[in-house]
Molecule: glmS glucosamine-6-phosphate activated ribozyme aptamer
């Protein structure tokens, strides 16, 4: 460095803490806390922002640091717009836009109830409760220019 094979994972509310808050100590200093989950890897690169959706709390998910599946926007690349070409649009492999109805779908706080610590917290167990993307059905709007060839 390369091959098998088990385990584990397949995760970005994600990682860390110097400010403050807590909590144990005269003090020194130690220890906690510091995003609940849903959704989100556009086909690649770059660049810029510094990231959807709600549930909880109202010292806090505040505030700092790093990241980051959003988002725009640039080329490439691929679909469609009948075929091939250029060119324009417009979207990314379920590969056109908008609207509107409907369906599904959390987990944490709170509380009870274990265990465990000197204490904060922070664990474990029960039982509910979102919005969004999602989907499904209506709607509506749009599917273009040149060229060249074929029926």
């Nucleotide at each position: 460095c390369g091959g098998c094979a088990g385990a584990u994972g397949c995760c970005a509310g994600c990682g860390c803490c110097a400010g403050g808050a807590c909590c144990g100590g005269a003090a020194a200093c130690g220890g906690u806390u510091g995003a609940c989950g849903a959704g989100g890897a556009u086909u690649g690169a770059c660049a810029g922002u510094g990231a959807u959706c709600g549930a909880a709390a109202g010292a806090c998910u505040c505030g700092g640091c790093g990241g980051a599946u959003g988002c725009u926007g640039u080329c490439a690349c691929g679909g469609c717009u009948a075929u091939u070409g250029u060119g324009a649009g417009u979207c990314g492999u379920c590969a056109g836009a908008g609207c509107g109805a409907a369906a599904a779908c959390a987990a944490a706080a709170a509380a009870c109830a274990g265990a465990a610590u000197c204490a904060a917290c922070a664990c474990u167990g029960u039982a509910a409760c979102a919005g969004a993307a999602u989907u499904u059905c209506g709607c509506c709007c749009g599917g273009c220019a040149c060229a060249g060839g074929a029926a």